[in-house]
Molecule: Fluoride riboswitch aptamer (crcB RNA motif)
Organism: Desulfatibacillum sp.
RNA sequence: AUGAAACGAGGGGAUGGGGUCCCCCGUACAAACGCCCGCCGGGGCUGAUGACUCCUGCCGCGCU
Numbered sequence: 001a002u003g004a005a006a007c008g009a010g011g012g013g014a015u016g017g018g019g020u021c022c023c024c025c026g027u028a029c030a031a032a033c034g035c036c037c038g039c040c041g042g043g044g045c046u047g048a049u050g051a052c053u054c055c056u057g058c059c060g061c062g063c064u
Stems, first nucleotide, its partner, number of pairs: 010025004016055006034045004
């Protein structure tokens, strides 16, 4: 100096933030970016989590 493996900074896991855990990418054109219909102009549905949990937002119902 080059190659391989492991680990790490960092990034990500369809809508905001915190804690714990898990997974993916890991120098990058990377990892990731839900479902249905369409006449391709667009239209409709679910979900604030990857999992558990807390806060906030949103929707519905009830009461005042």